[in-house]
Context: one part of a larger RNA
RNA sequence: CGCUAGGAAACUUGAGGGAAUCUGUCUCUAGUACGAGAGGACCGAGAUGGACGCACCGCUGGUGUACCAAUUGUCGUACCAACGGCAUUGUUGGGUAGCUAAGUGCGGACUAGAUAAGCGCUGAAAGCAUAUUAAGCGCGAAACUAAUCCCAAGAUUAGGUUUCCCUAUGACCUCCCUGAAAGACGAUCAGGUUGAUAGGCGCAAGGUGAAAGUGCGGUAACGUAUUGAGCCGAAGCGUACUAAUAGAGG
Numbered sequence: 001c002g003c004u005a006g007g008a009a010a011c012u013u014g015a016g017g018g019a020a021u022c023u024g025u026c027u028c029u030a031g032u033a034c035g036a037g038a039g040g041a042c043c044g045a046g047a048u049g050g051a052c053g054c055a056c057c058g059c060u061g062g063u064g065u066a067c068c069a070a071u072u073g074u075c076g077u078a079c080c081a082a083c084g085g086c087a088u089u090g091u092u093g094g095g096u097a098g099c100u101a102a103g104u105g106c107g108g109a110c111u112a113g114a115u116a117a118g119c120g121c122u123g124a125a126a127g128c129a130u131a132u133u134a135a136g137c138g139c140g141a142a143a144c145u146a147a148u149c150c151c152a153a154g155a156u157u158a159g160g161u162u163u164c165c166c167u168a169u170g171a172c173c174u175c176c177c178u179g180a181a182a183g184a185c186g187a188u189c190a191g192g193u194u195g196a197u198a199g200g201c202g203c204a205a206g207g208u209g210a211a212a213g214u215g216c217g218g219u220a221a222c223g224u225a226u227u228g229a230g231c232c233g234a235a236g237c238g239u240a241c242u243a244a245u246a247g248a249g250g
Base pairs, nucleotide, nucleotide: 001154006165007164008163009162010161011160012159016151017150018149019148022050023049024048025047026046027045028044034039052107053106054105055104056103060101061100062099063098067094068093069092070091071090072087073086074085075084076083077082111146112145113144118139119138120137121136172250173249174248175247176192177191178190179189180188197243198242199241200239201238202237203236206232207231208230213226214225215224216223217222
């Protein structure tokens, strides 16, 4: 831009397209059929794996340079204590969210149609025989068409159903702003005071692991009580305190 000359929204049909299509082992049938024995099935049923794929983060872990703690050297805050800077994030031990695999949930199926090689029924030419190098009728594969999952009306043949709004001061959108389930930028999505969009704050969770100060004990290092303390990024619930004002345009 198109699609019925209105717009908004929800739900759909499926022309067409794409993805997937793998396989082992064990058990039962059954030590049966078969076989002198040794050995050892078809068919059918079930269980459990491998690789691959999709999704997810409850579990196990990884990462987690704006979280917590420990600690070395040095400099600084006058000194003590307590902190801060630098040294690969100084090093070390943990670790929320998010992202993740090695983690865990699922998948390949069942079935149908028409067939291939092949195997048949009926059956003549050719009184027999012959599945057909005749007519007619069948069985038969991971391949094909469906079936499974995903996309899908730009399918210009532009489909269908339902609801809502208005009659031009309308309807819708944008500029601008707050942002993230989104993201290179656009875009998408959530919002803009008739507001929980982000920040802040509160609460609980979760992480770290017992702050500082003070008291007590000890000559001291240090221990201990206050104390599961103090601190805390992303996640949850709440709360207009701050910022989404005002306005303009199509």
Molecule: large-subunit ribosomal RNA, domain VI
Organism: Candidatus Saccharimonadota bacterium